[in-house]
Order: sequence, then structure tokens, then C1' cells
RNA sequence: GUAGUUUAAGGGCAAACCUGUUGAAAAGCAGGGACGCAAAGUUUCCGAUCUAAGGGCCAAGUGCCUAUGAUAGCGGAACCGCCGUU
Repeated sequence: GUAGUUUAAGGGCAAACCUGUUGAAAAGCAGGGACGCAAAGUUUCCGAUCUAAGGGCCAAGUGCCUAUGAUAGCGGAACCGCCGUU
């Protein structure tokens, strides 16, 4: 220096995918299902990402711009929470 011994207890949530359903879409909800998560509990306050119905623009195209839409399992932040040790 490396590897093993080596590992708590009670549990919790639920990715992709499938079925149904809502939505213009992103995506959400319910059921099934487990990739993973010590908060993968709650909240869009800040940033980031996704979508573009509606609106605007134009060279009029399967075009470009735009969130009031979405993601809390993208990060920060706020609040709440389980067990153990000190």
C1' cells in the first nucleotide's frame, strides 16, 4: 500500500418498459414492473434543461424566436422526517 474479515434493525420511494387515461407537445396520473436512491420527502425562490398550443417574424418552410407549460430522479435554496454512534 492492496484485498479479505465486513456487516446494522425496521422499513420507504420507484427508473426504463408495458397497459389505460389526460395533454398541442414536453410530460402528468392510475395499475403492473425495479434501474437505482440516506431523503429519489415537500416547495418552482434562483440557475439549468425540455416543449411551443397561443403570439410574433420572415426568405413562407416538417422554418426561426418566445413560457404563461413541464422536469423536485438536473443542481442550489427553504421546510419537514427515520435509525444508530459520539

Model confidence (mean pLDDT): 84 of 100. The RNA shown here (c-di-GMP-I riboswitch aptamer) has 86 nucleotides and comes from Methylotenera sp. It was read from a public genome assembly, where an Rfam model found it. Of the family's consensus pairs, 100% are formed in the model.